[in-house]
RNA sequence: GCGGGCGUAGUUCAGCGGUAGAAUGUCUGCUUCCCAAGCAGAAGAUCGCCGGUUCGAAUCCGGUCGCCCGCU
Numbered sequence: 001g002c003g004g005g006c007g008u009a010g011u012u013c014a015g016c017g018g019u020a021g022a023a024u025g026u027c028u029g030c031u032u033c034c035c036a037a038g039c040a041g042a043a044g045a046u047c048g049c050c051g052g053u054u055c056g057a058a059u060c061c062g063g064u065c066g067c068c069c070g071c072u
Base pairs, nucleotide, nucleotide: 001071002070003069004068005067006066007065010024011023012022013021018055026042027041028040029039030038048064049063050062051061052060
């Protein structure tokens, strides 16, 4: 330099055009003598960034940044 894959909640991932979910962690409550476990609830991501298409974009297109793999 060329090609490919991946960037979404603190963490690990799902969602592939129609107001963003799960698990785990965090916080509160219940339970318990206490801890753990269990149960209930809450907070938490403008989807790496910029632009385009569209009535509507995490999702499609272009550019760009980061990480990983392959080729040279």
The RNA shown here (transfer RNA) has 72 nucleotides and comes from a Candidatus Sungiibacteriota bacterium. The sequence was found in a public genome assembly. Its mean pLDDT, the model's own confidence on a scale to 100, is 83.